[in-house]
RNA sequence: CCAGAUGGCUGGAUGGCCGCGGGCGGGCAACCGUUCGAGGAAAGUCCGGGCUCCACGGAAAGACGGUGCCGGUUAACGGCCGGCGGGGGCGACCCCAGGGAUAGCGCCACAGAAAUGACACCGCCACAGAUCUUUUGGGUUUUGGCCCUAAAGGCCCGGCAAGGUUGAAAUGGUGCGGUAAGAGCGCACCGCGCUUCUGGUAACAGAAGUGGCAAGGCAAGCCCCACCGGGAGCAAGACCAAAUAGGGACGGCACGUGAUGUUUUCCGCAUCGCCGUCCGGGUCGGUCGCGUGAGGCGUUCGGUAACGAACGUCCCAGAGGAAUGGUCAUCCCUUCGCAAGAAGGACAGAACCCGGCUUACAGGCCAUCUGGCACU
RNA sequence: GCGUUCUUAGCUCAGCGGGAGAGCGUCGCCUUGACAUGGCGAAGGCCGCUGGUUCGAUCCCGGCAGAACGCCCCA
Numbered sequence: 001c002c003a004g005a006u007g008g009c010u011g012g013a014u015g016g017c018c019g020c021g022g023g024c025g026g027g028c029a030a031c032c033g034u035u036c037g038a039g040g041a042a043a044g045u046c047c048g049g050g051c052u053c054c055a056c057g058g059a060a061a062g063a064c065g066g067u068g069c070c071g072g073u074u075a076a077c078g079g080c081c082g083g084c085g086g087g088g089g090c091g092a093c094c095c096c097a098g099g100g101a102u103a104g105c106g107c108c109a110c111a112g113a114a115a116u117g118a119c120a121c122c123g124c125c126a127c128a129g130a131u132c133u134u135u136u137g138g139g140u141u142u143u144g145g146c147c148c149u150a151a152a153g154g155c156c157c158g159g160c161a162a163g164g165u166u167g168a169a170a171u172g173g174u175g176c177g178g179u180a181a182g183a184g185c186g187c188a189c190c191g192c193g194c195u196u197c198u199g200g201u202a203a204c205a206g207a208a209g210u211g212g213c214a215a216g217g218c219a220a221g222c223c224c225c226a227c228c229g230g231g232a233g234c235a236a237g238a239c240c241a242a243a244u245a246g247g248g249a250c251g252g253c254a255c256g257u258g259a260u261g262u263u264u265u266c267c268g269c270a271u272c273g274c275c276g277u278c279c280g281g282g283u284c285g286g287u288c289g290c291g292u293g294a295g296g297c298g299u300u301c302g303g304u305a306a307c308g309a310a311c312g313u314c315c316c317a318g319a320g321g322a323a324u325g326g327u328c329a330u331c332c333c334u335u336c337g338c339a340a341g342a343a344g345g346a347c348a349g350a351a352c353c354c355g356g357c358u359u360a361c362a363g364g365c366c367a368u369c370u371g372g373c374a375c376u
Numbered sequence: 377g378c379g380u381u382c383u384u385a386g387c388u389c390a391g392c393g394g395g396a397g398a399g400c401g402u403c404g405c406c407u408u409g410a411c412a413u414g415g416c417g418a419a420g421g422c423c424g425c426u427g428g429u430u431c432g433a434u435c436c437c438g439g440c441a442g443a444a445c446g447c448c449c450c451a
Stems, first nucleotide, its partner, number of pairs: 001372010012331007020037007039347001043358002046356005051233004064229005069083005084098001085096004099224002104222002106218003121164002123160003129156001131154005137148004172190006191213001192211008237288004247279007258272005295314008332345005377447007386400004394431001402418005424440005
């Protein structure tokens, strides 16, 4: 210098002017002064908690849902850190829903002989057996033919699973021996299972012995095992409380020839009225919940780290769904342009709060490391 | 703000590990003097997008996008 890996930061800056929302102070008020005012994701609402209400004797089981190598961390987590195993990369490093397939059930299309109680299509095969054909030799017969004998071939029965064929996947792999042909049939190495020992908290790793292999894949199919979870959500919930209508209590008037309703009248049916005082629920509305918190920053200490502890320091948005902006100047960056200059400045935007994850994000910066090239 | 459900042909829907389908609609031919009806046939799909599990995904799992519905109190 080129190409990359990992972790982190930033997300235009400063000033003037004009505005917007909250707090505090002043003012009778209008208003004035002062101070604070978006994010790393405020987003998706995918997890976990705080908080609130509801349900419930306690606990456990069952059902349902979730998580899933081991250890640690945390208020908790499906997060994070460290390790183990597997896979990828020359490497730095990256990826893995990573328990159990001899507890059971289910599925494995097409192709293929066979897809799980494994099997035998092509193929390979010795002795013996049944049968057929051809041929050698011999016997008998006029010939046809018949009998005996031997060889070759076909087919049946039988042995085998090495090789071929199918498939995503075929019942350990390679080599040597062995055999009629073959085969863990035997042996060596590798793989796998089991036992013991050693190291490690553990996952696991290593060594020795042993078994001749018995055990295909799928659990992001049902399921088994271990662990976790009561339900709903700030439109949760709590307090104050107007007018009108309606409810209740008490007192007074009325007591059926009355009043009201049934759209008018009559009949019928139903109900009980008027006035006053008081009470409860509760709507509009108002207030709280609502920001001092598992809080931010800094230093030191413990720990490989996640994280924890101590000390110091700071108060830092908050509402109705609505505020958090505009403009000018100078500078910065990018693009265009010979120049003068022009255009542009990522994603996005709080609403009860917090810890994570995921997703979106122009450009710029820092640290550590890897591979290559060149020079010293 | 919070919660729940759903995306398959132009429309309405089924399918839920191994061929992408049905009804209506569209187009062509036949039937009719002409239509309607009827008959025959055809076209039309990245199963919302993107990753993963699996030999294999519309289907199982994650992420993203879009759409729809519900929410206080009393009687």